RNA sequence: GCCGAGGUAGCUCAGUUGGUUAGAGCACCAGAUUGUGGAUCUGGGGGUCGCCGGUUCGAAACCGGCCCUCGGUACCA
Numbered sequence: 001g002c003c004g005a006g007g008u009a010g011c012u013c014a015g016u017u018g019g020u021u022a023g024a025g026c027a028c029c030a031g032a033u034u035g036u037g038g039a040u041c042u043g044g045g046g047g048u049c050g051c052c053g054g055u056u057c058g059a060a061a062c063c064g065g066c067c068c069u070c071g072g073u074a075c076c077a
Stems, first nucleotide, its partner, number of pairs: 001073007010026004019057001028044005050066005
């Protein structure tokens, strides 16, 4: 360089054929419970969906370019 897979909450990941409000578990915060802590229960906060542009009435999803991660492969030495 080329090919493929991936990038969504602090972490690990869902998200069907584009459809109105983006979710789960863990973690975090508050409360209940407990002699304290843990566990359990209830509630809550937290998001430029990698970036830019395009298509569309409508994009996390489709298209183009770029960036990053992983795997494969080629070349030079």
The RNA shown here (transfer RNA) has 77 nucleotides and comes from an Acidobacteriota bacterium. Taxonomically the source falls in Acidobacteriota (Bacteria, Pseudomonadati). The prediction has a mean pLDDT of 80. Rfam family: tRNA. Rfam classes the family as a transfer RNA.